RNA sequence: GCCCCCGUAGCUCAGUGGAUAGAGCACUUGCCUCCUAAGCAAGGGGUCGCGCGUUCGAAUCGCGUUGGGGGCG
Numbered sequence: 001g002c003c004c005c006c007g008u009a010g011c012u013c014a015g016u017g018g019a020u021a022g023a024g025c026a027c028u029u030g031c032c033u034c035c036u037a038a039g040c041a042a043g044g045g046g047u048c049g050c051g052c053g054u055u056c057g058a059a060u061c062g063c064g065u066u067g068g069g070g071g072c073g
Base pairs, nucleotide, nucleotide: 001072002071003070004069005068006067007066010025011024012023013022018056027043028042029041030040031039049065050064051063052062053061
């Protein structure tokens, strides 16, 4: 220098054009318990890396950019 993959909640990830963007773990509150853990119930938390574009509509498609990983020279 060229090519490929990844970036979505605190963490690990799902969602590949259409409803208020989801799960597990974690966190908060309550129940339970002598207490803790476990269990049960409820709740908070997201500009979907960033910018522009395409579209009636974008986490999803295109271009650029940025961070990380891998391959080739």
Model confidence (mean pLDDT): 80 of 100. The RNA shown here (transfer RNA) has 73 nucleotides and comes from an archaeon. The same sequence occurs in records of 3 taxa. It matches the Rfam family "tRNA". RNAcentral holds the sequence, with entries from ENA and MGnify.